[in-house]
Context: one part of a larger RNA
RNA sequence: GGACGAACGCUGGCGGUGCGCUUAAUGCAUGCAAGUCGAACGGUGAAAUUCCGGCUUGCCGGGAUGGAUCAGUGGCGGACGGCUGAGUAACGCGUAAGCAACCUACCCUUGAGUGGGGAAUAACUCCGGGAAACCGGAGCUAAUACCGCAUGAGAUUACCGAUCACAUGGUCGGUUCUGAAAGCUGCGGCUUGCCGUGGCGCUCGGGGAUGGGCUUGCGUCCUAUCAGGUUGUUGGUGGGGUAACGGCCCACCAAGCCUAUGACGGGUAGCUGGUCUGAGAGGACGAUCAGCCAGAGGGGGACUGAGACACGGCCCCCACUCCUACGGGAGGCAGCAGCAGGGAAUCUUGCGCAAUGGGCGAAAGCCUGACGCAGCGACACCGCGUGGAGGAAGAAGGCCUUCGGGUCGUAAACUCCUUUUCUGGGGGAAGAGAGAGGACGGUACCCCAGGAAUAAGCCUCGGCUAACUACGUGCCAGCAGCCGCGGUAAUACGUAGGAGGCGAGCGUUGUCC
Numbered sequence: 001g002g003a004c005g006a007a008c009g010c011u012g013g014c015g016g017u018g019c020g021c022u023u024a025a026u027g028c029a030u031g032c033a034a035g036u037c038g039a040a041c042g043g044u045g046a047a048a049u050u051c052c053g054g055c056u057u058g059c060c061g062g063g064a065u066g067g068a069u070c071a072g073u074g075g076c077g078g079a080c081g082g083c084u085g086a087g088u089a090a091c092g093c094g095u096a097a098g099c100a101a102c103c104u105a106c107c108c109u110u111g112a113g114u115g116g117g118g119a120a121u122a123a124c125u126c127c128g129g130g131a132a133a134c135c136g137g138a139g140c141u142a143a144u145a146c147c148g149c150a151u152g153a154g155a156u157u158a159c160c161g162a163u164c165a166c167a168u169g170g171u172c173g174g175u176u177c178u179g180a181a182a183g184c185u186g187c188g189g190c191u192u193g194c195c196g197u198g199g200c201g202c203u204c205g206g207g208g209a210u211g212g213g214c215u216u217g218c219g220u221c222c223u224a225u226c227a228g229g230u231u232g233u234u235g236g237u238g239g240g241g242u243a244a245c246g247g248c249c250c251a252c253c254a255a256g257c258c259u260a261u262g263a264c265g266g267g268u269a270g271c272u273g274g275u276c277u278g279a280g281a282g283g284a285c286g287a288u289c290a291g292c293c294a295g296a297g298g299g300g301g302a303c304u305g306a307g308a309c310a311c312g313g314c315c316c317c318c319a320c321u322c323c324u325a326c327g328g329g330a331g332g333c334a335g336c337a338g339c340a341g342g343g344a345a346u347c348u349u350g351c352g353c354a355a356u357g358g359g360c361g362a363a364a365g366c367c368u369g370a371c372g373c374a375g376c377g378a379c380a381c382c383g384c385g386u387g388g389a390g391g392a393a394g395a396a397g398g399c400c401u402u403c404g405g406g407u408c409g410u411a412a413a414c415u416c417c418u419u420u421u422c423u424g425g426g427g428g429a430a431g432a433g434a435g436a437g438g439a440c441g442g443u444a445c446c447c448c449a450g451g452a453a454u455a456a457g458c459c460u461c462g463g464c465u466a467a468c469u470a471c472g473u474g475c476c477a478g479c480a481g482c483c484g485c486g487g488u489a490a491u492a493c494g495u496a497g498g499a500g501g502c503g504a505g506c507g508u509u510g511u512c513c
Base pairs, nucleotide, nucleotide: 001513002512003511004510006509007508008507009506010505013384014383015382016381017380018379019377020376021342026340027339028338030337031336032335035076036075037074040073041072043070048065049064050063051062052061053060054059055058083295084294085293092220093219094218095217096216097215098214099213102212103211107208108207109206110205111204112203113202114201115149117147118146124139125138126137127136128135129134155178158175159174160173161172162171163170164169183200184199185198186197187196188195189194190193221267222266223265228258229257230256233255234254235253236252237251238250239249240248270292271291272290273289274285275284276283277282297318298317299316300315301314320331321330322329323328348374350373351372352371356370357368358367359366360365387417388416389415390414397408398407399406400405422450423449424448425447426446427445431440457502458501459500460499461498462483463482464481468497469496470495471494472493478485479484
C1' cells in the first nucleotide's frame, strides 16, 4: 500500500447492486417450512336442482340427480429442495482412467403381452381397557391392496456347440429350468353394463438418457521431544452376503503385511472451482455463488423402498425438556422468522406463489419460509448531492501582531441563475411466450408546481509524513506506530485560530499478503 462476512469511536443526505451468528454442532415458546390424487377403492354425503306428501303459502318430512367435505385403504412424492461444518488427513476431495464386477423409480425409444380365479383387511358397527397417548376383541365390505392358476417373444439357471479373447470371461445358436400383469376414464352406440374408439395406466424384455455404486494412478497441513506398527492383521481354499468385486463377514490353512520415499501415534482441518495479495514465482484463505462429501440432541440399529440406514420416518440406550389421574406418555429449529444464552459482533415472529423451479394430478388445481420480493444494518462496492456565476486592495467578528499590519477571505453579506436531491400534485409500466392472472407497487419512470431550499464530517499538523502559531500546564496532567515529547517561552500534552488529508464518511483495533 492492498484486502475484509469485520468490530469499536465520532459523524451521517439519497440511490443501485451485493452481503449480514466467523462465538455455543448451546437450549428453544409460537407460527409456518411436504404434500397430492375421488379419473385406483369402499364409505360419509353439504350446497344447488327436481319430484311426491303434509299443510299454519313458505316451511316440514321423504325420494332422485348432484357432488362439496371428512377420515380410512391404495398410488406417487416425503432419499429432491433447504440448513450446518461437528466429525473426517480419508479414494473424503481434486484430477485422470477402469468395471469382462454393478444398479437406476419417473422420462424417451423398441418388442411381446394385459387370460381366468381366490381369500382377506382398514374405514364402519358393537363391546371393552386407559387420565392421556392410544390399545384390544367380535362382526361386515371394496380396490390399480394381497395370493394362486394359465401363457412366455424375450429374460433367468444349467449343459452343449460355434466364435472372439484383455485371466476369471464376452457374443451368438440349441436343449433345459424358473418366473408376469390392473384397471380407470372421455366420446359414440345400445338390450344400463357391455361393445367400438381415443386417452391415461399395468406386466415381462432390449436399447437410450439421467443419477449413482465400486476399483485404481497421481496430488492433498504440522509434528521424530511419536520409530516401530498390525492378529481379520497379510495371503490362500471353501462358503455366506451384496446391485456388484473384495478379509465385507465366517470356517480352515499358511505367516505374512506396512515402515526414515516417515508406517504407527499426536495436533490441526470439511475438500474443490475459486478469493485476497504479489511484476511473477509464491504466500495466505476456502464467507456469499457453484460442485463433491459429511451431519441432523449424543450413540447404535434396521424396516420400507428404484433409491435411505432416512433433518421435519421407525426402534433401542443415554442426557435434557414438558404432560400425568404416578400406571404411563410427548419432544428434537445445523429449515424460515423469532426467543434466551454466549459474544467485540451479525436482521423481520413481513408479502406473494405473479415469475423461475419442484411434488402430486388427465386436467382444473393444490402444496412449496425453495424461490421472487419487501423490511432492518454506511457492512462492502459503485454512483449522485449538500448549489453555480458574479461579488472589496477586502465588512463585522475571531486569531496573530514588530501595533504598521497580517490572516480566516470571494469566504460571508449582496445580485443574478439553476433544481440533481427534497416537498406537494398529476400520470404510470415492462417483467405475462394465445386469453385472464403482478407479491414487488401506485414502485421504477414521466410531467407540473414550489423553493437554495432538506443534507458535512472525521483524522492529523516534532521527524518518518502533507500541514504552525498563541495561550494554559510545568517530568504534573497527559501523548506515543518507532525514534521519543512534558522538570516555566512545549510547532510533540490540553484549548483556540490557522493549515494539511480524506469525505458520507473518517479514524482506531484485529487478521492476511